RNA sequence: GCAUUGGUGGUUUAGUGGUAAAAUUCUCGCUUUCCGUGCAGAAGACCUGGGUUCGAUUCCCAGCCAGUGCA
Numbered sequence: 001g002c003a004u005u006g007g008u009g010g011u012u013u014a015g016u017g018g019u020a021a022a023a024u025u026c027u028c029g030c031u032u033u034c035c036g037u038g039c040a041g042a043a044g045a046c047c048u049g050g051g052u053u054c055g056a057u058u059c060c061c062a063g064c065c066a067g068u069g070c071a
Base pairs, nucleotide, nucleotide: 001070002069003068004067005066006065007064010024011023012022013021018054025043027041029039030038047063048062049061050060051059
C1' cells in the first nucleotide's frame, strides 16, 4: 500500500429498519450482631461526520481506531 473483520454503559457479550437486552460493576434499601451470601430498586452506552428513509445502532459513503491476511 491492497483486501477483509470489527467498534454498543466502567467491563464482557446480544440485538439488526420502529427508539436497546443480559451478566458484571458502582450506589441505595431489606435480611444478617458485623462481613459475606441472598432479595428488591436506581445510575450508566450505539466510534465520528454525511446520505437514503416517515423513521437508522441496523442500509450506503467517507474518516478514525483495533485485529487478520497478502505485498
The RNA shown here (transfer RNA) has 71 nucleotides and comes from Loxodonta africana. It matches the Rfam family "tRNA". It is annotated as a transfer RNA. Its mean pLDDT, the model's own confidence on a scale to 100, is 80. RNAcentral holds the sequence, with entries from Rfam.